[in-house]
Context: one part of a larger RNA
RNA sequence: CUGGGCGUAAAGCGCGCGUAGGCGGUUAGUUAAGCUAGAUGUGAAAGCCCCGGGCUCAACCUGGGAAUUGCAUUUAGAACUGGCUCACUAGAGUAUGGUAGAGGAGAGUGGAAUUCCAGGUGUAGCGGUGAAAUGCGUAGAUAUCUGAAGGAACACCGGUGGCGAAGGCGACAAACUGGAUCAUUACUGACGCUGAGGUGCGAAAGCGUGGGGAGCAAACAGGAUUAGAUACCCUGGUAGUCCACGCCGUAAACGAUGUCAACUAGCCGUUGGGGGGCUUGUCCCCUUAGUGGCGCAGCUAACGCGAUAAGUUGACCGCCUGGGGAGUACGGCCGCAAGGUUAAAACUC
Numbered sequence: 001c002u003g004g005g006c007g008u009a010a011a012g013c014g015c016g017c018g019u020a021g022g023c024g025g026u027u028a029g030u031u032a033a034g035c036u037a038g039a040u041g042u043g044a045a046a047g048c049c050c051c052g053g054g055c056u057c058a059a060c061c062u063g064g065g066a067a068u069u070g071c072a073u074u075u076a077g078a079a080c081u082g083g084c085u086c087a088c089u090a091g092a093g094u095a096u097g098g099u100a101g102a103g104g105a106g107a108g109u110g111g112a113a114u115u116c117c118a119g120g121u122g123u124a125g126c127g128g129u130g131a132a133a134u135g136c137g138u139a140g141a142u143a144u145c146u147g148a149a150g151g152a153a154c155a156c157c158g159g160u161g162g163c164g165a166a167g168g169c170g171a172c173a174a175a176c177u178g179g180a181u182c183a184u185u186a187c188u189g190a191c192g193c194u195g196a197g198g199u200g201c202g203a204a205a206g207c208g209u210g211g212g213g214a215g216c217a218a219a220c221a222g223g224a225u226u227a228g229a230u231a232c233c234c235u236g237g238u239a240g241u242c243c244a245c246g247c248c249g250u251a252a253a254c255g256a257u258g259u260c261a262a263c264u265a266g267c268c269g270u271u272g273g274g275g276g277g278c279u280u281g282u283c284c285c286c287u288u289a290g291u292g293g294c295g296c297a298g299c300u301a302a303c304g305c306g307a308u309a310a311g312u313u314g315a316c317c318g319c320c321u322g323g324g325g326a327g328u329a330c331g332g333c334c335g336c337a338a339g340g341u342u343a344a345a346a347c348u349c
Stems, first nucleotide, its partner, number of pairs: 004320003007303002012317001014201004021194003025088002028085004033081002035077008049065006091191001092188004096183004103177002108172002110154001115149001117147005125136002162169002206247006215241002220236004258316006266294012278281001298305002322349003331342004
């Protein structure tokens, strides 16, 4: 170097965009770089291999051949790859007309509930638990009615429903904006796929500055429980949770399954679009893009997967190589910090 793998055994980057690179549809012509065949030169000798010869044999010595898979020059070939040229439309994209949607960002509006405040009614308890106590309450609580304030979240609808690359997204109406999908023809004419570096996005927690603060609630305090109880339970309660701007860059960031493309039995649901049918219905059939449940072949160590593949193949990237030490130390880069990222060894089993 070749060879094996990556759902659960070690192993798919959290997810996009994209540079270099790698790979790339159909037809015709041309070229001859790759490729194929021949020739010439060279590829020292010794050694290895084959056929002989010489020491009685062998080791050993010796003659000839082969081999030296290579390089250079040259001649020829043109299927495939590459280059160039002319075309094409099945990939990709554009236009036109629809459709669905918690896709995104900003500014508004609404009702239910909790809490606080003010007032009315009203009186002795309330609250909480397994049981209690701490706590609140005659300075009038809890309960109930009216009004007002403020913050956060949006019951029902709601659905293996929808949208988004992932993280994620759920009250209502309007303006702004990204993507998807279907149908019809028309257009461009390979414009494509992947993607080392790079760059952007990226839950929660955390950090910085300034606001906000109803409820909840790390830390903390008290009450219980207990042998103890730095907990589970209870009463309180601060950061935080919310907003703006800026950082952080990690998660069981999971389908523990990289992206793209092609092919390979069926059956049953469901969402969006289109078409058709008749008996016009809460109907049936076809098709297309999603999203689920079974299941043949096949695959798999088994579990299971099974057109949304873990089947059969191709292109490109990432990653793995016994357990511990260790995702640690040192160094580099990044960060305000917390830390992140890259990433060993000794030793040991």
Notes
The part of an RNA shown here (small-subunit ribosomal RNA, central domain) has 349 nucleotides and comes from an uncultured prokaryote. It matches the Rfam family "Bacterial small subunit ribosomal RNA". Rfam links the family to the GO terms ribosome and structural constituent of ribosome. RNAcentral holds the full RNA, with entries from ENA. The prediction has a mean pLDDT of 91.